[in-house]
């Protein structure tokens, strides 16, 4: 240096100041900021794959899940530089009438990547220790 086993311990998801409107809105407007892992001839939220999230199952496991294009450089880049784009799991959520003895009910309405929660979780993996082969 590489392979491979182990065990065990760390590590392992970010982001909203502001200004509009409005009865309400950190959910719309307008700005503005965020990108989990591993691969891939060159760095990748949108290229491949996987986790996470849902949704089925007694389990093992199954399914399902978004979203780029021009141009440049280059020996190589849907990854890098430029311009112009798009995406982002569930579960909350706040105001106004009205009615009812009350619990409540009913209408209307306002909508979250970024608030709150499940999460001091999980989890694709990364690191290190320590042994083994060559």
């Nucleotide at each position: 240096a590489u392979u491979c086993a182990u065990u065990u311990u760390u590590c392992g998801g970010g982001a909203a100041c502001a200004g509009g409107u409005g009865a309400a809105a950190u959910u719309c407007c307008u700005u503005a900021c965020u990108g989990g892992u591993g691969g891939u001839g060159a760095c990748a939220g949108u290229c491949c794959a996987c986790g996470a999230g849902c949704c089925c199952c007694g389990c093992u496991g199954g399914g399902u899940u978004g979203a780029a294009c021009g141009g440049g450089u280059g020996a190589a880049a849907u990854u890098c530089c430029c311009g112009u784009a798009c995406c982002a799991a569930c579960g909350g959520u706040u105001c106004a009438g009205a009615c009812u003895g009350a619990g409540g009910u009913c209408u209307g309405g306002a909508a979250a990547g970024u608030c709150c929660g499940g999460a001091u979780g999980a989890g694709a993996g990364a690191a290190a220790a320590c042994g083994a082969g060559c």
Molecule: FMN riboswitch aptamer (RFN element)